[in-house]
Context: one part of a larger RNA
RNA sequence: GAUGAACGCUGGCGGCAGGCUUAAUACAUGCAAGUCGAACGGUAACAUAUUUGGUAGCGAUACUGGAUGAUGACGAGUGGCGGACGGGUGCGUAACGCGUAUGCAACCUACCUGUAAUUGGGACAUAACGUUGAGAAAUCGGCGCUAAUAUUCCAUGUGUAUAAUAAUAGGCAUCUAUUACUAUAUAAAGAUAUAUUGAUUACGGAUGGGCAUGCGUAUCAUUAGAUAGUUGGUAAGGUAACGGCUUACCAAGUCGAUGAUGAUUAGGGGUUCUGAGAGGAUAACCCCCCACACUGGAACUGAGACACGGUCCAGACUCCUACGGGAGGCAGCAGUAGGGAAUAUUGGGCAAUGGAGGCAACUCUGACCCAGCCAUGCCGCGUGAACGAAGACGGCCUUAUGGGUUGUAAAGUUCUUUUAUUAUAGAGUAAAGUGUGAGACGUGUCUCAUAUUGAGAGUAUAUAAUGAAUAAGCAUCGGCUAACUCCGUGCCAGCAGCCGCGGUAAUACGGAGGAUGCGAGCGUUAUCC
Numbered sequence: 001g002a003u004g005a006a007c008g009c010u011g012g013c014g015g016c017a018g019g020c021u022u023a024a025u026a027c028a029u030g031c032a033a034g035u036c037g038a039a040c041g042g043u044a045a046c047a048u049a050u051u052u053g054g055u056a057g058c059g060a061u062a063c064u065g066g067a068u069g070a071u072g073a074c075g076a077g078u079g080g081c082g083g084a085c086g087g088g089u090g091c092g093u094a095a096c097g098c099g100u101a102u103g104c105a106a107c108c109u110a111c112c113u114g115u116a117a118u119u120g121g122g123a124c125a126u127a128a129c130g131u132u133g134a135g136a137a138a139u140c141g142g143c144g145c146u147a148a149u150a151u152u153c154c155a156u157g158u159g160u161a162u163a164a165u166a167a168u169a170g171g172c173a174u175c176u177a178u179u180a181c182u183a184u185a186u187a188a189a190g191a192u193a194u195a196u197u198g199a200u201u202a203c204g205g206a207u208g209g210g211c212a213u214g215c216g217u218a219u220c221a222u223u224a225g226a227u228a229g230u231u232g233g234u235a236a237g238g239u240a241a242c243g244g245c246u247u248a249c250c251a252a253g254u255c256g257a258u259g260a261u262g263a264u265u266a267g268g269g270g271u272u273c274u275g276a277g278a279g280g281a282u283a284a285c286c287c288c289c290c291a292c293a294c295u296g297g298a299a300c301u302g303a304g305a306c307a308c309g310g311u312c313c314a315g316a317c318u319c320c321u322a323c324g325g326g327a328g329g330c331a332g333c334a335g336u337a338g339g340g341a342a343u344a345u346u347g348g349g350c351a352a353u354g355g356a357g358g359c360a361a362c363u364c365u366g367a368c369c370c371a372g373c374c375a376u377g378c379c380g381c382g383u384g385a386a387c388g389a390a391g392a393c394g395g396c397c398u399u400a401u402g403g404g405u406u407g408u409a410a411a412g413u414u415c416u417u418u419u420a421u422u423a424u425a426g427a428g429u430a431a432a433g434u435g436u437g438a439g440a441c442g443u444g445u446c447u448c449a450u451a452u453u454g455a456g457a458g459u460a461u462a463u464a465a466u467g468a469a470u471a472a473g474c475a476u477c478g479g480c481u482a483a484c485u486c487c488g489u490g491c492c493a494g495c496a497g498c499c500g501c502g503g504u505a506a507u508a509c510g511g512a513g514g515a516u517g518c519g520a521g522c523g524u525u526a527u528c529c
Stems, first nucleotide, its partner, number of pairs: 001528003005525005012381006018374002020339001025337003029334003034081003039078002042074002046072003049068008088292003097217008107209002112205008120154004129144006159186005165180006190197002218264003225255003230252008267289004272281003294315005317328004345371001347370003353367001354365004384415004394406005420466006429456001433452009473518005478499003484513005494501002
């Protein structure tokens, strides 16, 4: 000098940041991933309409019951897209994990985007639903009906894939690209405001990933030998793809004092702190990458996962049970217990930014934006200003009728009102989108006008009024080290970072007066340079 700090004493305000470093311990409760009716069959609730009854009324009509998915919509269900992002944590990992630089003639990429071509004809089911059964429940079964952008068959084949042949061009060794021809295989889905939008096959782009390689990446030699899929080859399998990745066979290799193997510790980087630098330390917050999601294992679905709020198996733990069997996973946001020196609210809102779905309206979003708590840090402001000597009273010291000091300090006079309190006004953050109107052309897009949308918030801010009014402490004073006297104590009580103080005149202990330093903080402790 620094800190994600803690402790002691003290504490007025604001801005900006930060806030479980320990038990990757266990978790009550709520929320954190849904959305689409412009894919579908439908209709549990709500509303409308039609129709049919009832009651009241002269009637208009009002109330009330039924029917009709007819309309707006929509619970549950089928289907699509998204739940692989976003958010958390640092257990593991000394590794191509990370950083940096390359390569892929060895690869994939949903949504988006460009180009080319297509979108013809059928079929079987099944959920919901109905009925019935088992079960305490979770849930599961039988029979029957039905739809689709669900599933499936056929056709077409611009193309693509595979195989054979021929030719051309190029390169980086295996080769790559293009062209011609033949054979085999292989597509599709509709919806509707009729404008579009979706679907299929390819080739590109973009984005995101996968793999390989050079170099760098902690400590211990009181760890010296390690290795049988081990090292290489051939063949096959597997993968999006190369590869002992896996298997069979063959060979006997491969790594190692330039530190293999083993052990210990540890997420890596940008950064941050310190330092003149070199260096040393660091990895909180924010950003990038990695790993993990109760513990261990496994795959399924999918463009993408071996998947935090998915599935299956095993285990530990917790809960329900009718004892037969079931349910669960906060290292998401709050919150609880525990641990600890120690770390916050079971808050508001989708107004903004971003994300998912949707044509859109919109819905969802503990991401995010805000508010709450905490002097935890940094920065800013204030606790008044000017004048004022009888140098007051009181305190302390003293050489004591006196003097010194506290001290212009107080009182007093004049002034100001940051802040505070009260009152009034009151933002920016809002652009879009949508409704209405107008115009332009490319006729469904753009432009303009107008209306509408703010959680924070009646906040920030402004103005006015009131009145010095609401606001100072902490540590130290022997030397290092800025700041000294008196009293008490008497090697006691105590102090102390080091040297050291204290045994009767202690500037070193305790108190007082005074002084010094910093100041809403000041000291102490811990850690790093």

RNAcentral holds the full RNA, with entries from ENA. Predicted 3D model of a 529-nucleotide part of an RNA (small-subunit ribosomal RNA, 5' domain) from an uncultured bacterium. The prediction has a mean pLDDT of 85.